[in-house]
Context: one part of a larger RNA
RNA sequence: GGAUGAACGCUAGCGGCAGGCUUAACACAUGCAAGUCGAGGGGCAGCACGGGUAGCAAUACUUGGUGGCGACCGGCGCAAGGGUGCGUAACGCGUGAGCAACAUGCCCGUAUCAGGGGGAUAAUCCAUGGAAACGUGGUCUAAUACCCCAUAGUAAAUUUUUGGGGCAUCUCAAAGAUUUUAAAGCUUUGGUGGAUACGGGUUGGCUCGCGUGACAUUAGCUAGAUGGUAGGGUAACGGCUUACCAUGGCUACGAUGUCUAGGGGUUCUGAGAGGAAGGUCCCCCACACUGGAACUGAGACACGGUCCAGACUCCUACGGGAGGCAGCAGUGAGGAAUAUUGGACAAUGGAUGGAAAUCUGAUCCAGCCAUGCCGCGUGCAGGAAGACGGCCCUAUGGGUUGUAAACUGCUUUUGUAUGGGAGCAAUAAGAUCUACGUGUAGAUUGAUGAGAGUACCAUACGAAUAAGCAGGGGCUAAUUCCGUGCCAGCAGCCGGGGUAAUACGGAGGGUGCAAGCGUUAUCC
Numbered sequence: 001g002g003a004u005g006a007a008c009g010c011u012a013g014c015g016g017c018a019g020g021c022u023u024a025a026c027a028c029a030u031g032c033a034a035g036u037c038g039a040g041g042g043g044c045a046g047c048a049c050g051g052g053u054a055g056c057a058a059u060a061c062u063u064g065g066u067g068g069c070g071a072c073c074g075g076c077g078c079a080a081g082g083g084u085g086c087g088u089a090a091c092g093c094g095u096g097a098g099c100a101a102c103a104u105g106c107c108c109g110u111a112u113c114a115g116g117g118g119g120a121u122a123a124u125c126c127a128u129g130g131a132a133a134c135g136u137g138g139u140c141u142a143a144u145a146c147c148c149c150a151u152a153g154u155a156a157a158u159u160u161u162u163g164g165g166g167c168a169u170c171u172c173a174a175a176g177a178u179u180u181u182a183a184a185g186c187u188u189u190g191g192u193g194g195a196u197a198c199g200g201g202u203u204g205g206c207u208c209g210c211g212u213g214a215c216a217u218u219a220g221c222u223a224g225a226u227g228g229u230a231g232g233g234u235a236a237c238g239g240c241u242u243a244c245c246a247u248g249g250c251u252a253c254g255a256u257g258u259c260u261a262g263g264g265g266u267u268c269u270g271a272g273a274g275g276a277a278g279g280u281c282c283c284c285c286a287c288a289c290u291g292g293a294a295c296u297g298a299g300a301c302a303c304g305g306u307c308c309a310g311a312c313u314c315c316u317a318c319g320g321g322a323g324g325c326a327g328c329a330g331u332g333a334g335g336a337a338u339a340u341u342g343g344a345c346a347a348u349g350g351a352u353g354g355a356a357a358u359c360u361g362a363u364c365c366a367g368c369c370a371u372g373c374c375g376c377g378u379g380c381a382g383g384a385a386g387a388c389g390g391c392c393c394u395a396u397g398g399g400u401u402g403u404a405a406a407c408u409g410c411u412u413u414u415g416u417a418u419g420g421g422a423g424c425a426a427u428a429a430g431a432u433c434u435a436c437g438u439g440u441a442g443a444u445u446g447a448u449g450a451g452a453g454u455a456c457c458a459u460a461c462g463a464a465u466a467a468g469c470a471g472g473g474g475c476u477a478a479u480u481c482c483g484u485g486c487c488a489g490c491a492g493c494c495g496g497g498g499u500a501a502u503a504c505g506g507a508g509g510g511u512g513c514a515a516g517c518g519u520u521a522u523c524c
Base pairs, nucleotide, nucleotide: 001524002523003522004521006520007519008518009517010516013376014375015374016373017372018371019369020368021334026332027331028330030329031328032327035076036075037074040073041072043069044068047067048066049065050063051062052061053060054059083287084286085285092212093211094210095209096208097207098206099205102204103203107200108199109198110197111196112195113194115149116148117147118146125138126137127136128135129134155180156179157178158177159176160175161174162173163172164171165170185192186191213259214258215257220250221249222248225247226246227245228244229243230242231241232240262284263283264282265281266277267276268275269274289310290309291308292307293306312323313322314321315320340366342365343364344363348362349360350359351358352357379410380409381408382407389401390400391399392398393397415461416460417459418458419457420456424451430445431444432443433442434441435440436439468513469512470511473494474493475492479508480507481506482505483504490495
C1' cells in the first nucleotide's frame, strides 16, 4: 500500500447493488416451514342448494338427491427443496480412467397382454378401559388395498448343442429341454391409468492412477490382521461376514500415533513465482438433542418418520405420557459483534391432480444496519470599504482569515407539495379460426401484480434541507501564539516534556481524505 462477513470512537444528506451469529453443533416460549388426489373407494361429521314432514309464518325436524367434503382405506410425494460444518487427513474431495461386478420411481420410444375367482379390513355402528396420551372387544362393508388360479417370452433359474469374441473368471448369438413369476380399473367413450420385456435418457453405487495438513521431542504397527477354499450376504465386486487352512500385510518414498481441519470452483495479495483464506454464490461430502438399530420404499438406515438406551425440559389424577429451530421469523445465554415473531404465491421452480386448483418461510419482495462497493448532493457567477470580528507582528501602522462574508444576478440535482404513472404477464378456463393424422397442434382473443400508487415523468416553491474526521518534530503533506514546567500528559519507531515545548493542552492559520474519517484485529 491493498484486503475484510469486521468491531470500537467521533460524525452523518440521498440513491442503486450486494452483505449481515466468524462466539455456545448452547438451551429454546409461540406461529408458520409437506402435502395433494372424490376422474381409485366405502361413505356423509360440518357447510351450501334442492326435496319432504309439521306450522299462517318465523322456524324446527328430516333427506347423499346435488355442489362439495372432516375423519377413514388407497395412490403419489414426504430421500427434493431449506439449514449447519460436529465429525472426517479419508477414494472425503479434485482430476483422469474402469465396471466381462451394478441399480435406476417419475420421463421417452418399441413390442405384447389384461381371462376367471376369493377372503378380509378401516371408517361407520354398538359396548368398554384410561386423568391424558392412547386404546380394547363385537357386528357390517368397499376399492387401482390383499390373495389364488389361468395365460406368457426377447424375463429369471438349471441344463444341452453349435458358432463367434475377449481381459483370467467370462461374454455374445442361434437352436432345444425343465421349472417359476403378471395385471385394474375409471370414464363425459375422446382418453387416462395397469402388467411384462427390451432400448434410450437421467440419477446413483463400486473400483483404480495421481494430487490433497503439522509433528520423528511419534519407529515400529497389525489376528479378520494378509491371502486361499467353501458357505452366507448385497443391486453389485470384495474379509462385507462365518468356518477351515496358510502366515502373511504395512513401514524411513514416513507405517502407527498425537494434534489440527469439511474438500473444490474460487477469494485476497503479489510483476511473477509464491503466500494466505475457503464468509456470500455453485458442485461434492457429512450431520440433524447424544449413541445405536432396522422398517417402508425405485431411492433413507430418513432434519419437521419408527424403535431402544442416555442427558435435559414439560404435563400428570403418580398409574403413566409428551418433546427435539444446525428450516423461516423470534427468545434467553455467550460475545467486541451480526437484522422483522413482515407481505405474496404476481413471477421462477417444486409436490399432487385430467384440469380448475391446493400447498410451498423454496422463491420473489418489503423492513433494520454507512457493513462494503459505486453514484449524486451540500450550490454557480459577479462582488474590495480588501468591512466587522478573530489571530499574529518590528504595533498611530501592517499581515492573515479573504472573494471568504454582506450585497447583486442565476440554477433547482436534491428536498417539500400537487398531479400523472409503469415494465415485470408468458398465459389458464372459455370463445373464434386454420391444419390434418378427428383429437391433437398452431394462431387470434380472453382473467390474474405481493412489491406499489413504488420506480419514473410533469408542475410549483425556494439557496432553500445537507460536513465532518484525523493529523502537522523526523519517517510524512502541513506552523505560530498562549498555558503547563520531567508535572499534567504524548508516543507506531526514534523520542519529546525539568520556564522561551513547531512533539503535552487550547486558540488562529495550514495539510490530507471526505459521508465518511481515524483506531484496533487479521492476511499478503
Molecule: small-subunit ribosomal RNA, 5' domain
Organism: uncultured bacterium